[in-house]
RNA sequence: CGAGCGGGCUGUGCGAUCGCCCCGGGAGACCGGGGAGGAAAGUCCGAACUCCGAACGGGCGGCAUGCCGGGUAAUCCCCGGUCGCGGCGACGCGAAGGAAAGUGCCACAGAGAACAGACCGCCCUUCCCGGGCUUUUGUCCGGGGACGGCAAGGGUGAAACGGUGCGGUAAGAGCGCACCGCUCCGCCGGCAACGGCGGGGGCACGGUAAACCCCAUGUGGAGCAAGGCCAAAUAGGGAGACGGAGGGCGCCCGUCCCGUCCCGCUUUCGGCGGGCCGUCUCCGGGUCGGCUGCUCGAGCCCCGGGGAAACCCCGGGCCGAGAGGAAUGAUCGUGGAUCCGGGGAAACCGGGUCACAGAAUUCGGCUUACAGGCCCGCUCGGACA
Repeated sequence: CGAGCGGGCUGUGCGAUCGCCCCGGGAGACCGGGGAGGAAAGUCCGAACUCCGAACGGGCGGCAUGCCGGGUAAUCCCCGGUCGCGGCGACGCGAAGGAAAGUGCCACAGAGAACAGACCGCCCUUCCCGGGCUUUUGUCCGGGGACGGCAAGGGUGAAACGGUGCGGUAAGAGCGCACCGCUCCGCCGGCAACGGCGGGGGCACGGUAAACCCCAUGUGGAGCAAGGCCAAAUAGGGAGACGGAGGGCGCCCGUCCCGUCCCGCUUUCGGCGGGCCGUCUCCGGGUCGGCUGCUCGAGCCCCGGGGAAACCCCGGGCCGAGAGGAAUGAUCGUGGAUCCGGGGAAACCGGGUCACAGAAUUCGGCUUACAGGCCCGCUCGGACA
């Protein structure tokens, strides 16, 4: 210098004016303070909190998790390690228990896909044909047929019943041997997953469990629109009190006349009980609405300490939105970054653009989106000294 790997941070600055939401002060005018994010998102995990409610023990079923150790309030998260795969490497990825409990599946191709198989091929014996050699019986080479043997080589496939080599054989084959792999046993190291070493066994065991299943562990449900309190109008429910018809006559007063809800009982111009309707009062429930839950919390920053790390401990400091049809905005000035144009170039001038996105009870994680910029550590390659 080039190409990469891992991690962390930031993500338009400043000022002015006018608005919006909340808090505090003030009688008021007004004054003072605070006002989005690293993801506020997806709502995928884990909790706090609240209600339903008894989920305690056992059984069954469903779902989730699944190498080991540690961290944490907890987790499917994080850290460290082991093993496997990929990469020259830094490093990345992995739902990573069990396939000798059982069942299922393994397309296409291929002869054969699970306690398999012989297409090409290789080989013994035998028969036929052709050729060479030989005096001949024969023997050698090539081709074809038949009975058999083999699984080395070719071919198919994601995968072919251990791999490589030597021996062996008619040709072959764990048939024998060495190494590797597998498996069993022992010893050593490690908390463990696991690793190393030694010995035995010719090998018995294909793959698939994000197929059923088996094993182990865990697991009640709903969610701040949870939940609590206050509480209209109208309608409806319950209780009680009072009332039940007016007209003749347009209005007021007096008087008169007719009439004065329904049913039952009765001593019948009356009384009692029930029903229906109306008015008023009270009670209780729901709705609109208001208050609360509500933001001080597994909180944030700094110093020191423990630990390899995640993380934990001690001390000091700080308060950083609480709306609720839902505030967090607009304009101007001046910088910044970047692009375009002008300018021979630089200076400069003019114009455009400013990532993803936006709180809604609160935390801890994960995942996803993100223009640009900054920092740290590491790897590989090249050049120069």